A computed fold for a 76-nucleotide RNA from a Candidatus Altimarinota bacterium, annotated as transfer RNA. It matches the Rfam family "tRNA". It is annotated as a transfer RNA. About the family: Transfer RNA (tRNA) molecules are approximately 80 nucleotides in length. Lineage of the source: Bacteria > Bacteria candidate phyla > Candidatus Altimarinota.

C1' cells in the first nucleotide's frame, strides 16, 4: 500500500436495540482519627478524535480524514 480493531471524564473501560452519556480509579471538599493512611459521605469533571450526511432525534447508522494497534503484502 491492503485488512482487522480501536479513539467516550486525569487514568482504566461501559454504552452493541438510535431516544436527556456512566462505573471504578485519581484529585477536591467533609466525616472518623492525636495525626497519617485506610474507611464512610458528598460535590465536581465531557464539543463522545476531526468534518461532512441521513433522521423529529446519533456515541450509535453512512461517507471521508487523521491518530494508535495487530496481521498481510510490497521494496532496493
Nucleotide at each position: 500500500g491492503g485488512a482487522u480493531c480501536g479513539g467516550u471524564a486525569g487514568c482504566u473501560c461501559a454504552g452493541u436495540u438510535g431516544g436527556u452519556a456512566g462505573a471504578g480509579c485519581a484529585a477536591u471538599c467533609g466525616g472518623c482519627u492525636c495525626u497519617u493512611a485506610a474507611c464512610c459521605g458528598a460535590a465536581a469533571g465531557g464539543u463522545c478524535c476531526u468534518g461532512g450526511g441521513u433522521u423529529c432525534a446519533a456515541a450509535u447508522c453512512c461517507c471521508a480524514g487523521c491518530c494508535g494497534a495487530u496481521c498481510c503484502a510490497c521494496c532496493a